[in-house]
RNA sequence: AGCUCAUCCCGAACGGUGGAGGGAUCCGACCCUUUGAAACCGUGGCAACCCGGGAACGGCCUUCGGGCCGCCGCCGGGUGCCAACGCCGGCCCGCGCCUCGUGCGCGGGGUCGAUGAGAC
Numbered sequence: 001a002g003c004u005c006a007u008c009c010c011g012a013a014c015g016g017u018g019g020a021g022g023g024a025u026c027c028g029a030c031c032c033u034u035u036g037a038a039a040c041c042g043u044g045g046c047a048a049c050c051c052g053g054g055a056a057c058g059g060c061c062u063u064c065g066g067g068c069c070g071c072c073g074c075c076g077g078g079u080g081c082c083a084a085c086g087c088c089g090g091c092c093c094g095c096g097c098c099u100c101g102u103g104c105g106c107g108g109g110g111u112c113g114a115u116g117a118g119a120c
Base pairs, nucleotide, nucleotide: 003118004117005116006115007114008113013043014042015041016040017039021032022031023030026090027089028088044082045081046080048079049078050077051076052075053074054072057070058069059068060067061066086112091109092108093107094106095105096104097103
């Protein structure tokens, strides 16, 4: 890098350095930003996944010392994350509306992306 699966409408601060961008790519639209963007650092937090510990409860076994499994508040750790639905739309399908168009709205699906875990 590619593959598989899962999740992405909730949640989460302050300070320092920095100095103009950022919101994944492209387009459209919109938003954030010198009342300080990106990036980096410190402290803090959130909780999607994974790991470890471990009550209580339930089940099974027991040599009655305890062991195993399930469930799981909590604690610790590994990544990740801490504006707006992945900010919204772009492709397909269905339904409805209408000024009948390359239209609008709603719903569903997909593509793409991000994160985690696994296999390789």
A computed fold for a 120-nucleotide RNA from a Planctomycetia bacterium, annotated as SAM riboswitch aptamer (S box leader). The organism belongs to Planctomycetia, within Bacteria.